[in-house]
Predicted 3D model of a 136-nucleotide RNA (SAM riboswitch aptamer (S box leader)) from uncultured Actinomadura sp. Its mean pLDDT, the model's own confidence on a scale to 100, is 78. NCBI's taxonomy places the organism under Bacteria, Bacillati, Actinomycetes, Streptosporangiales, Actinomadura. RNAcentral holds the sequence, with entries from MGnify.
RNA sequence: CUCAUCCAGAGGGGUGGAGGGAUCGGCCCUGCGAAGCCCCGGCAACCCUCCCGACGCACUCGUUAAACAAGCAGCGAGGCAGCGCGGGACAGGUGCCAAAUCCGACCCGUGACCAAGGUGGCACGGGGCAGAUGAG
Numbered sequence: 001c002u003c004a005u006c007c008a009g010a011g012g013g014g015u016g017g018a019g020g021g022a023u024c025g026g027c028c029c030u031g032c033g034a035a036g037c038c039c040c041g042g043c044a045a046c047c048c049u050c051c052c053g054a055c056g057c058a059c060u061c062g063u064u065a066a067a068c069a070a071g072c073a074g075c076g077a078g079g080c081a082g083c084g085c086g087g088g089a090c091a092g093g094u095g096c097c098a099a100a101u102c103c104g105a106c107c108c109g110u111g112a113c114c115a116a117g118g119u120g121g122c123a124c125g126g127g128g129c130a131g132a133u134g135a136g
Base pairs, nucleotide, nucleotide: 001136002135003134004133005132006131011040012039013038014037015036019029020028021027023105024104025103026102041097042096043095046093047092049089050088051087052086053085055084056083057082059078060077061076062075063074101130106127107126108125109124110123111122113118
C1' cells in the first nucleotide's frame, strides 16, 4: 500500500501497585486492585492441513452430426474435487476474551422538538475518516 472483517462469542489465578478504554470530547472501568508480565482456561475461524457436497467454472461423455472427418453455442448426463463456493474437523501460525471498534468527531438524509428560528442541540439511518485484526 491492497483486500476482507469489525451490533455474535469467550476469564480465573499469581505478580504488580495506579492507571485503563488508540487520539480529542463524552461516557465508563478501576484500591471489592488499572496497565504491564507469568500460568492455566476459553472464544472464534483469517491463514495452514484434512474431510464432505456436483452449486458455478473448468474437465469428460452424448446431442449438435443418417451416408469423409469434425467444431462452437445451447441442452442433457457424469465424477477421478482442479479453481471457486457452501458445510464440517483439528488447533499448527496468528488474533481475541467490560460496554457495537463503548458512543461521537467529517458529510448527507429522515423524524421529533421548541421561543418558529435553527451554520445549533436531540433521536434514528446511510456514507466517509481514523483505528484494530488477518492475509498478501
Annotation:
Its Rfam family is "SAM riboswitch aptamer (S box leader)". Rfam's curators write: The SAM riboswitch is found upstream of a number of genes which code for proteins involved in methionine or cysteine biosynthesis in Gram-positive bacteria.